Predicted 3D model of a 72-nucleotide RNA (transfer RNA) from a Candidatus Zhuqueibacterota bacterium.
RNAcentral records the identical sequence in 2 taxa.
It matches the Rfam family "tRNA". About the family: Transfer RNA (tRNA) molecules are approximately 80 nucleotides in length. Rfam links the family to the GO term triplet codon-amino acid adaptor activity.
NCBI's taxonomy places the organism under Bacteria, Pseudomonadati, Candidatus Zhuqueibacterota.
RNA sequence: GCCGGCAUAACUCAGCGGUAGAGUACCCGCCUUGUAAGCGGGAAGUCGAGGGUUCAAAUCCCUCUGCCGGCU
Numbered sequence: 001g002c003c004g005g006c007a008u009a010a011c012u013c014a015g016c017g018g019u020a021g022a023g024u025a026c027c028c029g030c031c032u033u034g035u036a037a038g039c040g041g042g043a044a045g046u047c048g049a050g051g052g053u054u055c056a057a058a059u060c061c062c063u064c065u066g067c068c069g070g071c072u
Base pairs, nucleotide, nucleotide: 001071002070003069004068005067006066007065010024011023012022013021018055026042027041028040029039030038048064049063050062051061052060
């Protein structure tokens, strides 16, 4: 230099045009002599940035940034 993959909640990931979700962690309650475990509930995301397409974009297209891999 060229090609490809990934970027979504604190963390690990799902969701591939039509209300953004799960597990863990966190907070509250129950349970327990107490803690852990278990059970119930809750909060938490301008979906990496900018632009385009569309009635509608996390999702499709372009550019950029970061990380990972391959080729030279």